[in-house]
RNA sequence: AUAAAUCAUACGCUGAGUUCCAUAUGGAAGCGGGGGACCCACUUUUUGGGGCGAAUUCCGAAAGGAUAGGAUAACUCUUUCAGUCCGAGCCCGUCAGCUAACCUCGUAAGCGUUGAAGGAGAAUAG
Numbered sequence: 001a002u003a004a005a006u007c008a009u010a011c012g013c014u015g016a017g018u019u020c021c022a023u024a025u026g027g028a029a030g031c032g033g034g035g036g037a038c039c040c041a042c043u044u045u046u047u048g049g050g051g052c053g054a055a056u057u058c059c060g061a062a063a064g065g066a067u068a069g070g071a072u073a074a075c076u077c078u079u080u081c082a083g084u085c086c087g088a089g090c091c092c093g094u095c096a097g098c099u100a101a102c103c104u105c106g107u108a109a110g111c112g113u114u115g116a117a118g119g120a121g122a123a124u125a126g
Stems, first nucleotide, its partner, number of pairs: 001124002011112004018029004030107006040097001048095001049092004057066003069086004075121008
């Protein structure tokens, strides 16, 4: 110093949801979730309670509205302003605080991304 524009699809993004082996089903690693002692915490228990997830709460007869929260990428992380979109669904079955050992489950799905101004780091070059 790395400005601007364009391109990426055999490249990438959100997400734990990837990789390898096998090839009917399966296995391993990684990643993620849940259950589960002591200590500590809580003792408040049908108004049932709890879990995954951003997806919770309030108003409303309903439709719907508002809202906690989340997404809006191009080296990575992050802040602010304006805008847009989402703000679902499912499971356990009367039971679950934390939690070493231990046990167990998941590894889907949806996409090609709005604009402006900063901060930190990495990498490259001098």
This is a predicted structure of a 126-nucleotide RNA (c-di-AMP riboswitch aptamer (ydaO/yuaA leader)). Rfam family: c-di-AMP riboswitch aptamer (ydaO/yuaA leader). About the family: This family represents a conserved RNA structure found upstream of the ydaO and yuaA genes in Bacillus subtilis and related genes in other bacteria. The coordinates come from a structure-prediction model, not an experiment, and the mean pLDDT is 77.